[in-house]
């Protein structure tokens, strides 16, 4: 230098044009003598940045950032 693969709630991850989801995790609340455990519920993401296309973009192009891998 060049290829490829990714970036989505605190972690890990779907979702791949039509109002963004799961599982642990935190919190309330139930149970319990009390913790866990289990059951119910709440919050908590404008999808890595701009920018184009499109009635509508997380999703399609395009610049850019940064992680990883793989050649040299």
């Nucleotide at each position: 230098u060049g290829c490829g693969a990714g970036a989505u709630g605190g972690a890990g991850c779907a979702g791949c044009g039509g109002u963004a989801g799961c599982u642990c995790g935190a919190c309330u609340g139930g149970c319990u003598c009390a913790u866990a455990a289990c059951c119910a519920g709440u919050a908590g993401g404008u999808c890595g940045a701009g920018g184009g296309u499109u009635c509508g973009a997380u999703u399609c192009c395009c610049u850019c950032u940064c992680u990883c891998g793989c050649c040299a």
Transfer RNA from a Nitrososphaerales archaeon, 72 nucleotides, folded computationally. The prediction has a mean pLDDT of 82. Rfam family: tRNA. RNAcentral holds the sequence, with entries from ENA.